[in-house]
RNA sequence: AAAGUGGGCCAGGUGGUCGCGGUGAUGGAUGACAUCAUCGAGGAAAGUCCGGGCUUCGCAGGGCAUGAUGGUGGGUAACGCCCACCGUUCGUGAGAAUAGGGAAAGUGCCACAGAAAGUAUACCGCCGAACUGGAAUAACGUUCGCGUUGUUCCGGAGGUAAGGGUGAAACGGUGCGGUAAGAGCGCACCAGCAGGUUGGGUGACCAGCCUGGCUAGGUAAACCCCAUCAGAAGCAAGACCAAGCAGGAAGGAACGGAACAUCUUCGGGUGUUCCGUGCGAGCUUGCCCGGCUCGUGAUCACUUCCGGGUCGGUCGCAUCAGGUGGCGAGCAAUCGUCAUCGCAGAGAAAUGACCACCCCCGACACAACCCGGCUUAUCGGCCCACUUUGUUU
RNA sequence: GGACUGGUAGCUGAGACGGUAUAGCGGCGGUCUGAAGAACCGCAGAGGAGGGUUCGAGCACCUCCCAGUCCA
Numbered sequence: 001a002a003a004g005u006g007g008g009c010c011a012g013g014u015g016g017u018c019g020c021g022g023u024g025a026u027g028g029a030u031g032a033c034a035u036c037a038u039c040g041a042g043g044a045a046a047g048u049c050c051g052g053g054c055u056u057c058g059c060a061g062g063g064c065a066u067g068a069u070g071g072u073g074g075g076u077a078a079c080g081c082c083c084a085c086c087g088u089u090c091g092u093g094a095g096a097a098u099a100g101g102g103a104a105a106g107u108g109c110c111a112c113a114g115a116a117a118g119u120a121u122a123c124c125g126c127c128g129a130a131c132u133g134g135a136a137u138a139a140c141g142u143u144c145g146c147g148u149u150g151u152u153c154c155g156g157a158g159g160u161a162a163g164g165g166u167g168a169a170a171c172g173g174u175g176c177g178g179u180a181a182g183a184g185c186g187c188a189c190c191a192g193c194a195g196g197u198u199g200g201g202u203g204a205c206c207a208g209c210c211u212g213g214c215u216a217g218g219u220a221a222a223c224c225c226c227a228u229c230a231g232a233a234g235c236a237a238g239a240c241c242a243a244g245c246a247g248g249a250a251g252g253a254a255c256g257g258a259a260c261a262u263c264u265u266c267g268g269g270u271g272u273u274c275c276g277u278g279c280g281a282g283c284u285u286g287c288c289c290g291g292c293u294c295g296u297g298a299u300c301a302c303u304u305c306c307g308g309g310u311c312g313g314u315c316g317c318a319u320c321a322g323g324u325g326g327c328g329a330g331c332a333a334u335c336g337u338c339a340u341c342g343c344a345g346a347g348a349a350a351u352g353a354c355c356a357c358c359c360c361c362g363a364c365a366c367a368a369c370c371c372g373g374c375u376u377a378u379c380g381g382c383c384c385a386c387u388u389u390g391u392u393u
Numbered sequence: 394g395g396a397c398u399g400g401u402a403g404c405u406g407a408g409a410c411g412g413u414a415u416a417g418c419g420g421c422g423g424u425c426u427g428a429a430g431a432a433c434c435g436c437a438g439a440g441g442a443g444g445g446u447u448c449g450a451g452c453a454c455c456u457c458c459c460a461g462u463c464c465a
Stems, first nucleotide, its partner, number of pairs: 001389010012358007020040008042364001046375002049373005054234004066230005071085005086100001087098004101225002106223002108219003123164002125160003131156011172190006191215001193212008238315004247306005254277010278296007320342001322341008359362001394464007403418003412448001420436005441457004
C1' cells in the first nucleotide's frame, strides 16, 4: 500500500420563529382560558419468537400426559440469552459456523438403481484342490467286453467376496504371507471401537500405556430412551367508585263538607267524583317561608335501604432487575461499592412546519403495562484490535 | 394491544405417514367444418420467500412476507 477479519459508537448539526402533548406554579368567571417553567420516541419503539415482573383463577403432596431444552464451567430475576473453554467442520490466516445427549435399549424408514439397504445375499467375474458327469489320451491289468490310475479339455454341485458394476450410502485401509481361488485366515503399520490404567484439567476433554475382539451402515430437525425445566391465562389481565333500567326488603295519618248512585230498622251506612284543611315526598341554589306537582292505606305510586353491576370515572401507569461517572473483584459475561441525575406517557392517542448557515444532502422506521434477550429492516460515517500478500528499511 | 389460523398452475379445489405434484374450468396448437361452436387429440403452466437437517423437503424444523379470524 492493497485485500480482508472481528468488535464498538453515531443516527445530520447549530441558531431563530410558530405549533402540539404531559406535569407544576401563578392569575382568573375555580372544569373548559391565559402566562411562565420544565420534560417529550428508537436502535430497532417492529416481528410477538423466548424469558421475567405484575394481575386474576387453580393448587396437600406425588405421578401421568403435553411442550421445550440438550458439550462443559460460569453469569443472571429468568431464559432457548450472554461469557469463557472443549469437540467437529470450513478458511493460507485473522477468524467463522455449530438443534453438539443416546443408533453395541427397542421399533420404523432408506424411493430409483442394485445380487444385497442389515446379520441378508451372489449378476458379471475368479476358482473348481477335495466330490461328481462326459470326452480325448498315456501306462498297467485283462475273460479283449472293459477296468484301475495319471494328464488335458468341457461341465455340475460347490467355494469366494479380491476385482467389475449399482447407489447418497455396500460389512475398516495399505502391504507381505497364505490359498484351488480368496478372505482379519495369519502378521506388520495406520484409522477406529470396548474395557482397564497413568498424567494434566473444576469439567467437557487432551496426551500416553496395556488388553481384547478383529470393525460396529445412515437417519432421533422419525417414533422413542435418558436428564433438566414448565400450573393456566393474560393490562382488552385485574382492583375500586358508580348514573339509568330491572330485582329484593322496609316505611307512613288522616279529617270535614257537597253532589250522585245504592242499601236501610229512616238514625244512618257504603262506594265514586269534586272542594277544603292537615300530613308525606319531590322541584324551586344549602336552610326557612311561599309557590308548583304528585300521593294520602297501598298488587299502583313515592321515599329509604340492599346485593350484583351497565354507561362512565379513578387506579393499575412509569422510581426503576433505572441512567451516567469513579473505584474495586473477575480472562470475560457480570457483580460489589461510592457519588450524581430524575429522563415521554395517554384521549382514538402528542414530536411537526418554516427560515438561515454548514456538511458526506440524511436510511429503516415511530412508544401504548413494564423490563432482559433474540430475530428481521437500515442511507452514510467514525473509532479500536488483528490477519494475509507485496515493497522498503 | 393481545391470542390464533392459513398460503399448491390465471381461477377453484384435492392428494401426498419424506421418494416423478393430480384434476376441472380457462389458455395455446392440431383434427373435423365453407367458417365458427361442440366433440376428439396434444402441449405449456404451480407448493409465499430464504435458510439449515436429510442421499432426497411441498411435507418435519428455524427466520421472514402476505391474508384472514377471535378477545373490551
Molecule: RNase P RNA; transfer RNA
Organism: Planctomycetaceae bacterium